[in-house]
Two RNAs folded together computationally: RNase P RNA and transfer RNA, 426 nucleotides in total. It holds a member of the Rfam family "Bacterial RNase P class A". Rfam classes the family as a ribozyme.
RNA sequence: GGAGCCGGUCAGGCAGUCGCUGCACCUUCGGGUGUGGAGGAAAGUCCGGGCUCCACAGGGCAGGGUGCCAGGUAACGCCUGGGCGGCGCGAGCCGACGGAAAGUGCAACAGAGAGCAGACCGCCGAUGGCCCGUCAGGGUACAGGCAAGGGUGAAAGGGUGCGGUAAGAGCGCACCGCGCGGGUGGCAACACGCCGCGGCACGGUAAACCCCACCCGGAGCAAGGCCGAAUAGGGACGCUAUGGUGUGGCCCGCACCGCGUCCGGGUAGGCUGCUUGAGGUCGGCAGAGAUGCCGAUCCCAGAUGAAUGGCUGUCCACGACAGAACCCGGCUUAUCGACCGGCUCCUGAU
RNA sequence: GCCGGAAUAGCUCAGUCGGUAGAGCAGCUCAUUCGUAAUGAGAAGGUCGUAGGUUCGAUUCCUAUUUCCGGCACCA
Numbered sequence: 001g002g003a004g005c006c007g008g009u010c011a012g013g014c015a016g017u018c019g020c021u022g023c024a025c026c027u028u029c030g031g032g033u034g035u036g037g038a039g040g041a042a043a044g045u046c047c048g049g050g051c052u053c054c055a056c057a058g059g060g061c062a063g064g065g066u067g068c069c070a071g072g073u074a075a076c077g078c079c080u081g082g083g084c085g086g087c088g089c090g091a092g093c094c095g096a097c098g099g100a101a102a103g104u105g106c107a108a109c110a111g112a113g114a115g116c117a118g119a120c121c122g123c124c125g126a127u128g129g130c131c132c133g134u135c136a137g138g139g140u141a142c143a144g145g146c147a148a149g150g151g152u153g154a155a156a157g158g159g160u161g162c163g164g165u166a167a168g169a170g171c172g173c174a175c176c177g178c179g180c181g182g183g184u185g186g187c188a189a190c191a192c193g194c195c196g197c198g199g200c201a202c203g204g205u206a207a208a209c210c211c212c213a214c215c216c217g218g219a220g221c222a223a224g225g226c227c228g229a230a231u232a233g234g235g236a237c238g239c240u241a242u243g244g245u246g247u248g249g250c251c252c253g254c255a256c257c258g259c260g261u262c263c264g265g266g267u268a269g270g271c272u273g274c275u276u277g278a279g280g281u282c283g284g285c286a287g288a289g290a291u292g293c294c295g296a297u298c299c300c301a302g303a304u305g306a307a308u309g310g311c312u313g314u315c316c317a318c319g320a321c322a323g324a325a326c327c328c329g330g331c332u333u334a335u336c337g338a339c340c341g342g343c344u345c346c347u348g349a350u
Numbered sequence: 351g352c353c354g355g356a357a358u359a360g361c362u363c364a365g366u367c368g369g370u371a372g373a374g375c376a377g378c379u380c381a382u383u384c385g386u387a388a389u390g391a392g393a394a395g396g397u398c399g400u401a402g403g404u405u406c407g408a409u410u411c412c413u414a415u416u417u418c419c420g421g422c423a424c425c426a
Base pairs, nucleotide, nucleotide: 001346002345003344004343005342006341007340008339009338010337012315013314014313015312016311017310018309020037021036022035023034024033025032026031039321043332044331046330047329048328049327050326051220052219053218054217058252059251060250061249063216064215065214066213067212068082069081070080071079072078083097084095085094086093087092098211099210103209104208105205106204120150121149122146123145124144127143128142129140130139131138132137158176159175160174161173162172163171177200178198179197180196181195182194183192184191185190224272225271226270227269234263235262236261237260238259239258243257244256245255246254265425266424267423279298280297281296282295283294284293285292286291316319351422352421353420354419355418356417357416360375361374362373363372369406378392379391380390381389399415400414401413402412403411
């Protein structure tokens, strides 16, 4: 100098002017002054929790979710560290990563054969048969043997080599691989060029049913509570105490005694929930880290037709994706660019 | 805001333990008719909303995303 990897921060600035809105104060009730006013994703609503109501949500079945190990957390499908597998020269990145030696199912087409398989081409024909030959032997491919080679397929029942054989084959052996048992290290997943045994049995698919382990009650701020206004407190159907309802799919249990569904009628008003919170910043300590603990300090949107904007000037790197609606922790998706820190590879010079 | 559902031929819809997707109508060609309609015969028409993944193989299973549709308050 070039190429790249990881982590983090910012998200146009400044000035003028006209507006919007929460709160506080002042007011001649018209308004004025001060102060606060979107995001890293406010988004998708995909997970988890708080909060609220139903029993402070209890038992069973059904259903759903998660899935290597350990830790973190309010909790999680998240995060951290580790293991294993894959990719990359590397820094690093990616992984729905339990079980197919409990069972059931599936595998179209092709192919001889698709699950403890299979002779289509092929190889052999030692042995038996048949033919030739005086013997030796030769031929044939009838019985039969063979999974080494070809071919089909996504997939055809360990690999390489030597021996062996009629031809072959874990048939035998060596090495590699695999399985089982033990030992050692590690909390564990797991690892081992540590020991022994087994010629190899156990192909794929669980984002197919299923099995195993763990977790999950339902609904959602249009939850829920209070006040006010108005109307026909009407009709139909269902069940009426071994019944009905109480929100959840069923049963039990618990509570209550009329209630549910539909049609019809009325109002579409106000207050609360509503923002101080698993909160931010700084420092210290513990830890490898996620994170936890302690101290100091700060208050930082709360609208409800729904505010956070328009215009002008100026500077530059010419400004992306997009906007709260009960609140948090995550994941995922969208995103113009700029900067900071750590690291890797290549090349050159000293 | 919250909670559900759908996307398959031009239109309306089928499609289950995953194996190369159909029906009706419309449109096209031929026959029939003097001609048209009706009728009969035939052929064509599909990135199964999009992108990844699982699998030998995906309309179907999983994940993300796009578009569209539906429901909801209070009182008696």

The coordinates come from a structure-prediction model, not an experiment, and the mean pLDDT is 83.